[in-house]
Molecule: transfer RNA
Organism: Clostridiales bacterium DTU083
RNA sequence: GGGGGAGUAGCUCAGUUGGCUAGAGUGCCUGACUGGCAGUCAGGAGGUCGAGGGUUCGAGUCCCUUCUUCUCCA
Repeated sequence: GGGGGAGUAGCUCAGUUGGCUAGAGUGCCUGACUGGCAGUCAGGAGGUCGAGGGUUCGAGUCCCUUCUUCUCCA
């Protein structure tokens, strides 16, 4: 230098052929049970989907540029 993969909640990940208001597990906060911790149950907060543009009535999803990282080739 060239090819390919990954980037979504604090962490690990899902997200179908583009279709409402973006989810799960775990963690965090509050409450109940308990003498307390742990544990169980209930509720809650937390995301500008790596960044910037474009297409579209509508983009996590399609297109372009770019950043980080993994891998292959030279």